[in-house]
RNA sequence: AGUGAAGGUAGAGGUGCGAGCUUCAAGAGUAAAGGCCCGGAGAAGGAUGAGCUUCAACGAUGGGCUUUGAAAGGGAAUGUUCGCCGAAGUAGGGAAACACUCAUUAUUUUCCUUGCUGGUUCGUCAUUGAAAAAAUGCCGGAUUGUCAAGACCGUUGUCUUGGAGCGCUAUCUUUCAU
Repeated sequence: AGUGAAGGUAGAGGUGCGAGCUUCAAGAGUAAAGGCCCGGAGAAGGAUGAGCUUCAACGAUGGGCUUUGAAAGGGAAUGUUCGCCGAAGUAGGGAAACACUCAUUAUUUUCCUUGCUGGUUCGUCAUUGAAAAAAUGCCGGAUUGUCAAGACCGUUGUCUUGGAGCGCUAUCUUUCAU
C1' cells in the first nucleotide's frame, strides 16, 4: 500500500512448439520380381483358436547363386508456408473406425475424460527403431524466462534459495472491503 475473489481481452519466454511442401542422406544393394540349382509338402491373409478364400507335385514354405531393383515410418536443412505460446508431449480410462468372418488381443487414426511436464540442451538406463540417427519415459547436470523470500549495493540491478503454466505481465468488467 486494497498484497481480496470471479470472469474476459492482449502479450512475453527463443536453437520456442506443431503441421504441410521442397530438397538431401540413410533405409539398401534390403524387401520384392525374373532365371538356374538343392529340397520334397504345405504356405498366405498382424498373433492365437475355429472357419472361409487363394496358391501349391505344371513343385509350395525354406535355402544357395545370379540379374533387375523399390517404398514407408523416422531424420536433416542459415529452406519455405501456415497455425500458435499447454504452444505441445506423455501415461491411464472410455468410445468409434480400419484390418476376410467370429472370439480374445496387438498396431494405426480420431474424439472425450483424469493426471504429469515452464522452455532448451547434455548424459546413464529402459522402450520403440535398420541405426552409433531420432523420439518417449524415470533420474541427474547445465542453461534460460517468470514469480516469491532473503542479502548486497545500486539506479531500475547482482547474488543465494525455492515454486510451477490451474503460472506470469498489462488491462477491462463484476463483486467484497474501506
Predicted 3D model of a 178-nucleotide RNA (Lysine riboswitch aptamer) from Neobacillus rhizophilus. The model forms 98% of the base pairs in the Rfam consensus. Rfam family: Lysine riboswitch aptamer. The literature on the family includes a 2003 paper in Proc Natl Acad Sci U S A by Grundy et al., "The L box regulon: Lysine sensing by leader RNAs of bacterial lysine biosynthesis genes". Rfam links the family to the GO term lysine biosynthetic process. Rfam describes the family as follows. Riboswitches are metabolite binding domains within certain messenger RNAs that serve as precision sensors for their corresponding targets. The organism belongs to Neobacillus, within Bacteria. The coordinates come from a structure-prediction model, not an experiment, and the mean pLDDT is 79. It was read from a public genome assembly, where an Rfam model found it.